[in-house]
RNA sequence: UGGGAAGAAUGGGUAAUUGCCUCGACAAAAAUGUCGGGGAGGAAAGUCCGAACUCCGCAGAGCAGGAAAGUCGCUAACGGCGACUCCGGGCAACUGGGGGAAAGUGCCACAGAAAAUAUACCGCCCCGAUAUCGGGGUAAGGGUGAAAUGGUGCGGUAAGAGCGCACCGCUUUGUCUGUGAAGAUGAGGGCAUGGUAAACCCUUUUCGGAGCAAGAUCAAGCAUGGAUGAAAUAGUUGCUCGCUAUGCUUUCCCUGCCGUUUGGCAGAGAAAAUAAGUCCGGGUGGAUCGCAUGAGCAGGUCUGUAAAGAUCUGACAAGAUAAAUAAUUGCCAAUUACAGAAUUCGGCUUACAGUUCUUCCCAGCAU
RNA sequence: GGCCCGUUCGUCUAUCGGUUAGGACUCCAGGUUUUCAACCUGGCAAGAGGGGUUCAACUCCCCUACGGGUCA
Numbered sequence: 001u002g003g004g005a006a007g008a009a010u011g012g013g014u015a016a017u018u019g020c021c022u023c024g025a026c027a028a029a030a031a032u033g034u035c036g037g038g039g040a041g042g043a044a045a046g047u048c049c050g051a052a053c054u055c056c057g058c059a060g061a062g063c064a065g066g067a068a069a070g071u072c073g074c075u076a077a078c079g080g081c082g083a084c085u086c087c088g089g090g091c092a093a094c095u096g097g098g099g100g101a102a103a104g105u106g107c108c109a110c111a112g113a114a115a116a117u118a119u120a121c122c123g124c125c126c127c128g129a130u131a132u133c134g135g136g137g138u139a140a141g142g143g144u145g146a147a148a149u150g151g152u153g154c155g156g157u158a159a160g161a162g163c164g165c166a167c168c169g170c171u172u173u174g175u176c177u178g179u180g181a182a183g184a185u186g187a188g189g190g191c192a193u194g195g196u197a198a199a200c201c202c203u204u205u206u207c208g209g210a211g212c213a214a215g216a217u218c219a220a221g222c223a224u225g226g227a228u229g230a231a232a233u234a235g236u237u238g239c240u241c242g243c244u245a246u247g248c249u250u251u252c253c254c255u256g257c258c259g260u261u262u263g264g265c266a267g268a269g270a271a272a273a274u275a276a277g278u279c280c281g282g283g284u285g286g287a288u289c290g291c292a293u294g295a296g297c298a299g300g301u302c303u304g305u306a307a308a309g310a311u312c313u314g315a316c317a318a319g320a321u322a323a324a325u326a327a328u329u330g331c332c333a334a335u336u337a338c339a340g341a342a343u344u345c346g347g348c349u350u351a352c353a354g355u356u357c358u359u360c361c362c363a364g365c366a367u
Numbered sequence: 368g369g370c371c372c373g374u375u376c377g378u379c380u381a382u383c384g385g386u387u388a389g390g391a392c393u394c395c396a397g398g399u400u401u402u403c404a405a406c407c408u409g410g411c412a413a414g415a416g417g418g419g420u421u422c423a424a425c426u427c428c429c430c431u432a433c434g435g436g437u438c439a
Base pairs, nucleotide, nucleotide: 001363002362003361004360005359006358007357008356009355010354012332013331014330015329016328017327018326020039021038022037023036024035025034026033027032041338045349046348048347049346050345051344052343053211054210055209056208057243058242060241061240062239063238065207066206067205068204069203070084071083072082073081074080085098086097087096088095089094099202100201104200105199106196107195108194121142122141123138124137125136126135127134128133150168151167152166153165154164155163169191170189171188172187173186174185175184176183177182215289216288217287218286225280226279227278228277232246233245234244249272250271251270252269254267255266256265257264258263297314298313299312300311301310302309303308368438369437370436371435372434373433374432377392378391379390380389385422394410395409396408397407398406415431416430417429418428419427
C1' cells in the first nucleotide's frame, strides 16, 4: 500500500419562536395559572425463548403431550453467554456444526443383478462343447444410482477375494493425562456395522395452565332473566390418582330393624323446588391501583483466561389511555438509514444510509 | 396490547417426502351453427419470499412478509 477477519461507538448539529404529555413547588374552592425538572430505540420490531408479577383450592403424583442435546462453567432462569473439545470450510485471522442408526419399526422414487435375512448384467477364469450355448468359480475391472458391503500397496491364485501381510480406517480392551468432553500410547479382532431420528422411536434433563384486555378496589347501570342441574363440584389443552375445601334439601310410597303413642334409622323408587357449576341472555365499558427504585443504570477497585461475581460511590432518567415526544425559520453539514414505548426485565432473531474507532490475519514493496 | 390460525393457476380447491403439482369455473384457439349461446376437442396458467435438513421439499424445521380470527 492492497485485500480480508472479528468487535465496538454514533444514528444530523446549533440557535430562536410556538405547541403537546408528565412530575414537583406555589397560588386557587375548582377549572386553571406561574416557575422549575424530564420526555423513544439500538433495535422500542418479530412475539421466537426464559423469567418476574397476577389469577386458576394445592402449585401435589403418574400417563399422554411439548422442548432441549459434545463437556465444564456463568446466570433468577433460558433454546442465552463464556472457555475448552471433536468434525467440516478457509493459506490465515476466523467461521459453520454436535446424544443414539451396534434396542426395535418404517422409508430409500427412477435406474440397477442387488437398496440390506440379499445378489451377478457386461467382464475375468476353469470344464463340457466349439459362429453360439450349457455347468461352475469370482467380485479385482466396467456399468446403474444420491448412496453398492473398508482404502492403498505387496504377496498369493486357474482367475480372484482380508485369502495372507504392512500402513491407514473401524472395533474390543488396558495404562497414563485431564473435573470432563477428549487426548496420548500399548495389546487383541480380518471387519461384524449402507443412509435417514428438522421419520416413528430410545436415552438423559426439563415443562401445570392462562396472561396486565392478568388481576384488585370504588362508582354507575341492568333482569335475584331463561335453559340445564340432587351428587357431586373445584387444574383456563387431554386422562387418571391423591389431599383439601364446599355441598349432599323437602315431600310421598314400599321393605327391613328399633321403639310402640304420633316416631326414629337404613335401603330401593317416584316427584318437587333449588344451591354450586355450565350454557344463553341483559348491563357497564367510567375512575384509582397494578405502573416506573429496578435480578436496573453510570463510574471505580478486587477476584476470575472469560462469561460473570463481590464491593464502594453517584444519579433518579418517558409513563399516555384515542394515546404526548412535534412544527416553523436561520446557519453549518448535504437531499440521509431501519424505524417509534403501552406491565416489567434477561436474551435471541430480523431491518439498518452514512461516519468513526480498536484488535488481528494474508500478500506485495521499502528499510 | 396479548394469544391463535392461514397463504397452491385469474377464482374456488385437491395432493402419504419420489412421474411433468390434479380438478372445476374463467380465458384462448379450433369444430358445430346463417350467427350467438349451449355443446365437443385441444391449450395457457400456480406452491407468498429467503435459508436449512434430506439423494430428493408444496409437504419437515427456522426467519421474514401479508391476511384472518379471538380476548376487556
The prediction has a mean pLDDT of 78. Predicted 3D model of RNase P RNA and transfer RNA as a complex of 439 nucleotides. It holds a member of the Rfam family "Bacterial RNase P class A". The family's RNA type in Rfam is ribozyme.